[in-house]
RNA sequence: CAUCGGUUCCUUCGCGACGACCAGUCGUUAACCCCGUCAGGCCCGGAAGGGAGCAGCGGUCGCGGCGAUGUCGGGUGCCGGAGAUCAAGCUGGUGCGG
Numbered sequence: 001c002a003u004c005g006g007u008u009c010c011u012u013c014g015c016g017a018c019g020a021c022c023a024g025u026c027g028u029u030a031a032c033c034c035c036g037u038c039a040g041g042c043c044c045g046g047a048a049g050g051g052a053g054c055a056g057c058g059g060u061c062g063c064g065g066c067g068a069u070g071u072c073g074g075g076u077g078c079c080g081g082a083g084a085u086c087a088a089g090c091u092g093g094u095g096c097g098g
Stems, first nucleotide, its partner, number of pairs: 001095008010083005015077002018073004024066005034059004042051003
């Protein structure tokens, strides 16, 4: 110097990690101003019975944890496949010359 290839760069299809969201799940959970049920006590009644209703209990709003086999994302990855370009950088092989 020539030639063949790899890589950085571009497009695309996948896989995984990471982050976020959500289904779901566990725990907790409103003195009263949420719901239901309301012991006791209180009120009405001659009585039968009725009423309001605190605590308690159950649930919910809320709060905290876990969180996919789901969804989304990118300056994610000593990843994989295909394509495009073949300009430049880096790098490997071969040949020729100095």